Background
This is a predicted structure of a 494-nucleotide part of an RNA (small-subunit ribosomal RNA, 5' domain) from Armatimonadetes bacterium Uphvl-Ar1. NCBI's taxonomy places the organism under Bacteria, Bacillati, Armatimonadota. Its Rfam family is "Bacterial small subunit ribosomal RNA". Model confidence (mean pLDDT): 84 of 100. The sequence was found in a public genome assembly.
Context: one part of a larger RNA
RNA sequence: GGACGAACGCUGGCGGCGUGCCUAAAACAUGCAAGUCGAACGAGAUCUUCGGAUCUAGUGGCGAACGGCGGAGUAAUACAUGAGCAACGUGCCCUUAUGCCUGGGAUAUACAGAGGAAACUCUGGGCAAUACCGGAUGUGGCUAUCUUUCGGCAUCGAGAGAUAACUAAACGGAUUUAUUCGCAUAGGGAGCGGCUCAUGACCCAUCAGGUAGUUGGUAGGGUAAUGGCCUACCAAGCCGACGACGGGUAGCGGGUCUGAGAGGAUGAUCCGCCCGAGUGGGACUGAGACACGGCCCACACACCUACGGGUGGCAGCAGUUGGGAAUCUUGCACAAUGAGGGAAACCUUGAUGCAGCGACGCCGCGUGGACGAUGAAGGGUUUAGGCCUGUAAAGUCCUUUUACCAGGAAAGACUUAGGACGGUACCUGGUGAAUAAGCUCCGGCUAACUACGUGCCAGCAGCCGCGGUAAUACGUAGGGAGCAAGCGUUGUCC
Numbered sequence: 001g002g003a004c005g006a007a008c009g010c011u012g013g014c015g016g017c018g019u020g021c022c023u024a025a026a027a028c029a030u031g032c033a034a035g036u037c038g039a040a041c042g043a044g045a046u047c048u049u050c051g052g053a054u055c056u057a058g059u060g061g062c063g064a065a066c067g068g069c070g071g072a073g074u075a076a077u078a079c080a081u082g083a084g085c086a087a088c089g090u091g092c093c094c095u096u097a098u099g100c101c102u103g104g105g106a107u108a109u110a111c112a113g114a115g116g117a118a119a120c121u122c123u124g125g126g127c128a129a130u131a132c133c134g135g136a137u138g139u140g141g142c143u144a145u146c147u148u149u150c151g152g153c154a155u156c157g158a159g160a161g162a163u164a165a166c167u168a169a170a171c172g173g174a175u176u177u178a179u180u181c182g183c184a185u186a187g188g189g190a191g192c193g194g195c196u197c198a199u200g201a202c203c204c205a206u207c208a209g210g211u212a213g214u215u216g217g218u219a220g221g222g223u224a225a226u227g228g229c230c231u232a233c234c235a236a237g238c239c240g241a242c243g244a245c246g247g248g249u250a251g252c253g254g255g256u257c258u259g260a261g262a263g264g265a266u267g268a269u270c271c272g273c274c275c276g277a278g279u280g281g282g283a284c285u286g287a288g289a290c291a292c293g294g295c296c297c298a299c300a301c302a303c304c305u306a307c308g309g310g311u312g313g314c315a316g317c318a319g320u321u322g323g324g325a326a327u328c329u330u331g332c333a334c335a336a337u338g339a340g341g342g343a344a345a346c347c348u349u350g351a352u353g354c355a356g357c358g359a360c361g362c363c364g365c366g367u368g369g370a371c372g373a374u375g376a377a378g379g380g381u382u383u384a385g386g387c388c389u390g391u392a393a394a395g396u397c398c399u400u401u402u403a404c405c406a407g408g409a410a411a412g413a414c415u416u417a418g419g420a421c422g423g424u425a426c427c428u429g430g431u432g433a434a435u436a437a438g439c440u441c442c443g444g445c446u447a448a449c450u451a452c453g454u455g456c457c458a459g460c461a462g463c464c465g466c467g468g469u470a471a472u473a474c475g476u477a478g479g480g481a482g483c484a485a486g487c488g489u490u491g492u493c494c
Stems, first nucleotide, its partner, number of pairs: 001494004006490005013365006019358002021323001026321003030318003035062003040059002043056005069276003079200007088193003093189007101135004111124005140167002143164009172181004202248003209239003214236008251273004255266004278299005301312004329355001331354003337351001338349004368398004378389004403431006412421001438483005443464003449478005459466002
């Protein structure tokens, strides 16, 4: 000098764009943040022009694994870059082929009864499905055996054919009766994920030896899949000064700051990946989770209780308490962009779009312009003449950015209608210099000097150093210098 998610002191007019718990991954009152489908299903209620319409607790489907938040853990099961899978998975979407035949038994809600303070639970007899379970068929798939062609990368891979066993679905819904949305099996694609390898990337050797599922093999289990991933048996290996093992610290990268660069420091906001959801463990469902607003168990904490038993998880958006030098509104809207559901209308969406608060940052604008000397008054100083403040003021003539008042008024909507922002931006007219300047410094470094007070006191100070009676260094005043809606100080990095 530059930079900052800054803080503190003094001061403070406006706008645009950004940005805002860096500390306690501390605890949380309250509201909202994930629903949707009646064109899967029965049932109930309301309205009815008797055609039908609307609403919904429940069964069922899809979604809830996304989006949002945080960085505790993690030094490698992470991340970045580059390879590989002849060792893999894939709902929705696109595409291709084929099919959708025939039966059955339950059950929730509701009703009746019972228990309980509540949360809720139990019993009974009944009803439905695109819910559940049989049988058939097999374009296909899979397994086994056989025949055969081609290829490669070690294990091997791909294709064709034959035989045998096994293996699917919703006579579904809607309507204009012609379609459409669905269902099932299989192949391909896209996108997404899983696994493997190489290289890179913190500190400590006052951490030097570490390791028994440890290293490898065989067999089996498990997985979508390879693999000590797991188990049994066998062998004795494996890693290590090219730093194993241990300890400390830490999410990683794109980037950011600085620097001529090399480098150093850093990882807020935005984007990609990973990890976490009070703490620890576990599985269920599902295409996908070992699942923030799902379940179970344990623990800690908190709440309700009729003491028998129950309930909860803001590191979602607001907000509260606490901690702290310190960090915002319990706002508006789904109008746009996107997401979920739906055939659609549409519904939901604290994602998002906006508004609010904070000079927290960057950028822009303003606080007036021209003329104006008897160089007014006042103030300061003085060698008492004067000099400085100073064209500064007053005064004259202008202007109206901004402010205020009044009127008009968008684009953003593709698409007829529909705009939270918003009567906002912007435009026009009017009023009137009117509504708007401070902070730090003035001994040298370093731009800027005098007077008074004080008297090694009070104080200043980044370094050198000032102050003990003439202090340009303390305090005040006048004057000056620098920056300016900011100016200084502190902290951190280069």